Two RNAs folded together computationally: RNase P RNA and transfer RNA, 434 nucleotides in total. Rfam match: Bacterial RNase P class A. By type it is a ribozyme.
RNA sequence: UGAGUGGACUAGGCGAUCGCCCCUUUUGAAAAAGGGGAGGAAAGUCUGAACUCCGGAGGGCAGAGCGCUGGGUAACACCCAGGUGUCGUGAGGCAACGGAAAGUGCCACAGAGAAUAAACCGCCUAUGUUUUUUAUCUUUAUAAAAAGCAGGCAAGGGUGAAAAGGCAGUGUAAGAGACUACCGCGCAGGGUGGCGACAUCCUGCGGCACGGAAAACCCCGCUCGGAGAAAGACCAAAUAGGGAAGCUUAUAAGGUUGCCCGACUGAAGCUUCCGGGUAGGUCGCACGAGGCAUCCAGAGAUGGAUGUCCUAGAUGAAUGAUCGCCCUAGACAGAAUUCAGCUUACAGGUUCACUCAUCUU
RNA sequence: GAGAGUGUAGCUCAGCAGGUAGAGCAUCGCCCUUUUAAGGCGGGUGUCCCGGGUUCGAGUCCCGGUGCCCUCA
Numbered sequence: 001u002g003a004g005u006g007g008a009c010u011a012g013g014c015g016a017u018c019g020c021c022c023c024u025u026u027u028g029a030a031a032a033a034g035g036g037g038a039g040g041a042a043a044g045u046c047u048g049a050a051c052u053c054c055g056g057a058g059g060g061c062a063g064a065g066c067g068c069u070g071g072g073u074a075a076c077a078c079c080c081a082g083g084u085g086u087c088g089u090g091a092g093g094c095a096a097c098g099g100a101a102a103g104u105g106c107c108a109c110a111g112a113g114a115a116u117a118a119a120c121c122g123c124c125u126a127u128g129u130u131u132u133u134u135a136u137c138u139u140u141a142u143a144a145a146a147a148g149c150a151g152g153c154a155a156g157g158g159u160g161a162a163a164a165g166g167c168a169g170u171g172u173a174a175g176a177g178a179c180u181a182c183c184g185c186g187c188a189g190g191g192u193g194g195c196g197a198c199a200u201c202c203u204g205c206g207g208c209a210c211g212g213a214a215a216a217c218c219c220c221g222c223u224c225g226g227a228g229a230a231a232g233a234c235c236a237a238a239u240a241g242g243g244a245a246g247c248u249u250a251u252a253a254g255g256u257u258g259c260c261c262g263a264c265u266g267a268a269g270c271u272u273c274c275g276g277g278u279a280g281g282u283c284g285c286a287c288g289a290g291g292c293a294u295c296c297a298g299a300g301a302u303g304g305a306u307g308u309c310c311u312a313g314a315u316g317a318a319u320g321a322u323c324g325c326c327c328u329a330g331a332c333a334g335a336a337u338u339c340a341g342c343u344u345a346c347a348g349g350u351u352c353a354c355u356c357a358u359c360u361u
Numbered sequence: 362g363a364g365a366g367u368g369u370a371g372c373u374c375a376g377c378a379g380g381u382a383g384a385g386c387a388u389c390g391c392c393c394u395u396u397u398a399a400g401g402c403g404g405g406u407g408u409c410c411c412g413g414g415u416u417c418g419a420g421u422c423c424c425g426g427u428g429c430c431c432u433c434a
Stems, first nucleotide, its partner, number of pairs: 001357010012326007020037007039332001043343002046341005051228004058261004063224005068082005083097001084095004098219002103217002106212002120157002122153003127150010165183002168180003184208001185206009232283004242274008251266001253265002290309008327330001362433003366429003371386004380417001388404005410426005
């Protein structure tokens, strides 16, 4: 200098004028003054929670989710660290990473054969049988050679995404883990290191049985009751109807969990009490698993201590418009109960650490 | 705001233990007819909404995005 990898941050700035929403103060009110007013994703609603209600929160089946190890967290499918696999020259990236020797099913086309392996081309005359030729020879017979059939083989060719270890030797008619050495693989036992996943070493067994796919059904282990602020609570014009609590007897029926059991409510009677809850309003609703700074613990995610700050809150729903100046000419996009994550969208800029290549010293 | 479903030929829909995607209507050509309609015969046709992943192979399975439609005061 060029090409990259992994993080962190920012998201035009300044000024003037006029508006919108909320809070506080003054005031009888109208108004005035002061203060505050979108995001890193406010988005998707994909996870996990808080909070609230469901008369129910117990059990079983079904269903859904998750799936290497250790740690973090309120919790998680998130995060951190590690292991293994895989991609990259590398910094690093990615992983739905339990089980295919529990079972069922699938592997189109091509190909001889696709999971109980198979035999198209090819190789083989050791074996059986037939024919031909030659030799010995009167013939039979014997021997040799060639060809066909039977039979043997799975090394080579070919097909395919995938063809049932590799390589060398022995062996054979030809061959082949058929046998042997080495390498690889599987199983069992043990040692060492590690909390562990796992790594590494040794010994024995097995000639290799166990192809792929579980983002096919499924099996194993763990977790999960449902509904969601249109949740719900309170005050209360109107209309209709009574409603609530307790006790006794007792069984038709019932549901904010897909089904069953259990449990509960309930019909009737008795006793006690008084409102009902639509329009509208108030709360829920802005102090929270909060932010910032410093220190401490930890490899890190994160945790702890101290100090400091309060920073949108609507309910037809605010956060805008115009003008001027500057520059690198401004992306994706806008709250609606709240957090913690993930995913997706995003112009440009700043910054830290690292890698590779080339050049110069 | 919350929840649920769906996207395949011009239109309406099939397709499902993953193996070259089909039906009806429409459209085009031929036959029939003097001609048209009707009828008969034959043909064409798909970015399977988009982008990744799993697999030898994806319309189908998984993940993300997008359009449309429905329900709830």